The RNA shown here (c-di-GMP-I riboswitch aptamer) has 84 nucleotides and comes from uncultured Kangiella sp.
Of the family's consensus pairs, 95% are formed in the model.
NCBI's taxonomy places the organism under Bacteria, Pseudomonadota, Gammaproteobacteria, Kangiellaceae, Kangiella.
Model confidence (mean pLDDT): 88 of 100.
[in-house]
RNA sequence: UAGACGAAACGGCAAAGUUGGUUAAAGCCAAUGACGCAAAGCUAAGGACCUAAGGUGUUAUCACUAAGGUAGCCAGCUACCGAA
Numbered sequence: 001u002a003g004a005c006g007a008a009a010c011g012g013c014a015a016a017g018u019u020g021g022u023u024a025a026a027g028c029c030a031a032u033g034a035c036g037c038a039a040a041g042c043u044a045a046g047g048a049c050c051u052a053a054g055g056u057g058u059u060a061u062c063a064c065u066a067a068g069g070u071a072g073c074c075a076g077c078u079a080c081c082g083a084a
Stems, first nucleotide, its partner, number of pairs: 005082002012037002017032006035072001041077003046074002048070003054065004
C1' cells in the first nucleotide's frame, strides 16, 4: 500500500406507525418517528417477488400478462475508518 475482516472513533441512513400529497394498484414523495443497517450508498437490460390500469382468455365468476414497481430480497458497481 492492497485485499480480507469489523473492535474503536468521526459520522451517516431511516423500518413500522401517524399526517398530507400522488397513483388503477403495487408503490412512491414530504413531515414526524426510530425497527434496525458496515454499504440500509448507487444501479431495474441478471434472478426472484409485488400489482394488473390496459390487453388476452372465460357464459359469468375468475385466470394470465409489465412497457408499472420492490435495491431495507438476492445480485452488480463504488466507498469512510483502521484494532485484532